The RNA shown here (Bacterial large signal recognition particle RNA) has 266 nucleotides and comes from a Candidatus Rokuibacteriota bacterium. Rfam family: Bacterial large signal recognition particle RNA. Rfam classes the family as a non-coding RNA gene. From the family's description: The signal recognition particle (SRP) is a universally conserved ribonucleoprotein involved in the co-translational targeting of proteins to membranes. Of the family's consensus pairs, 93% are formed in the model. The sequence was found by an Rfam model in a public genome assembly.
Formats: sequence, structure tokens, C1' cells
RNA sequence: CCGUGCUAGACGGGGAGGUAGCGGUGCCCUGUACCCGCAAUCCGCUAUAGCGGGGUCGAAUUCCCUCCCGAGGUUCCCCCGUUUUGGACUGAGCCUCGCGGGGAGGCGAUGAAGGCUGGGCCCCGCGCGACGGGAACCUGUGAACCCCGCCAGGCCCGGAAGGGAGCAACGGUCAACAGGCCCUCCCGUGUGCCGCGGGAUCCCCUGGCCGGAGCCGACCCCUCGGGGAGAUCGCAGGGCGGGCGGGAUCGACGGAGGGUGCACGG
Repeated sequence: CCGUGCUAGACGGGGAGGUAGCGGUGCCCUGUACCCGCAAUCCGCUAUAGCGGGGUCGAAUUCCCUCCCGAGGUUCCCCCGUUUUGGACUGAGCCUCGCGGGGAGGCGAUGAAGGCUGGGCCCCGCGCGACGGGAACCUGUGAACCCCGCCAGGCCCGGAAGGGAGCAACGGUCAACAGGCCCUCCCGUGUGCCGCGGGAUCCCCUGGCCGGAGCCGACCCCUCGGGGAGAUCGCAGGGCGGGCGGGAUCGACGGAGGGUGCACGG
């Protein structure tokens, strides 16, 4: 070095989950890799960590180790979306109060603030007027009788002269009614560019004097402070999903390097 027969070993591996732990059944990834039996409130084991039975290959493309690559999984963080809960916190938004500061704006040397003062507005009293009502007054009407005057007729008294009461008519008048109402009196008022007197006030309007540069700022904008409701946003907690995002960890397939027997014969 060659041949034959064997042996270790291999005939899939990995992730999550589960477990004290390991492996398996079930899920997922890889991608092709013997068969049968067992098994999720499960099965078999114990660091040499599936068990039992059968089969094939067998010291190398196939077994073992290291490194690289890296499908995929898990986990943490970040970002985004969605959903739910909360009212602890701070804020935006909403309501309300204060109005503090600033702005915009307005007034002001044709004179601001401030001071003094007159008038109006306001209150009280009086007067005058207006309007309304009433009284009074004037005119007219106006009483079968119980009003007046005059009383025809008639009646009564009387011998008579004469006298008396008295209805109607006529005239007048009471009460009442109607109209008028210049003047007079009383009462009232959603009464007056009216007059007089007094008061109050500086909010407002208006005039005068002093003064000599500020004053106002309701509403609008920004900002500040107090209070409130509530859950739109922010915020906080939870769930779900997504991301060519970042970190950690395991890691299939693949690649590179290295390593590993025994017996006999030539």
C1' cells in the first nucleotide's frame, strides 16, 4: 500500500414549550433522512440521561472535534399602530373667576391725570300751567195729591154783605235729568323743553378755573394666578399586532480545517 472480516459509531438535526433535569410524543424551522410498538393533566430515563424489538452501512462524501456562514426561534430595549382601564402626576383643549403684566387699539399741548367750582341727570317741598273728574254757576226740562203763587168752575160758612179752603189750567220751584262752562272752589295724574327753594352725589353728560403729560383699555391676541368638570389628546398601567430597527442567546442547512480503530492474509 492492497484485500477480507469486525468494532466504536451512524442511519437526521435544531428552536420554543414542558421538566428538578435529559430525551421523546405534539407545535415550528431546516430539507429527505431505515421499519415496528409506547406516550400530554403523557411516556422513557438520570449526567454514558428515550426504552424495547428488527434491519442496513461502517473507519469515512457518511463517525468525532474546532471555526466560519446563517434559515429560523426565544428574550430585552426602541419606534409605530390598535384596544382597554385609570384620574396619581404635569400639560394641551373646555368652563368659570381674578383681572395682574404685555400687545393691538383709542383719547391727549385744539391740554392727560389730579384739584376747585357751576349746571343737568337724581330726591323733597311749593307755585304756575295742561288734562280729567266733581262742586258751584248759567240755560232748558221738571211734581195727579201729600210744593208755592194765582186760583175759572165747583164746594164750605153766612139771611145778606162778605169770608174761607182749594182741583184743573197758567206761572214758578224742590229733588232729579240734559246741555253749557269765560271766570270761582275742591280732588286727582303714566301731566310739563315751565318757575322758585332746599338736598344728595361725583356713576354719567356739560361749562369755567388751576395744573402741565399722561390716561383708558369692555371686546380681540399673548402671558400670569385661583377654582372646576371630564377623559379628546398628552400621561400612566395592561392586552394585541407590525418594524430592511438595536442588543443578548440558541442555532438547522452549507463551507473550511483537523482527528479516529482491531484481527487475518498478500
The source organism's lineage runs through Bacteria, Bacteria candidate phyla and Candidatus Rokuibacteriota.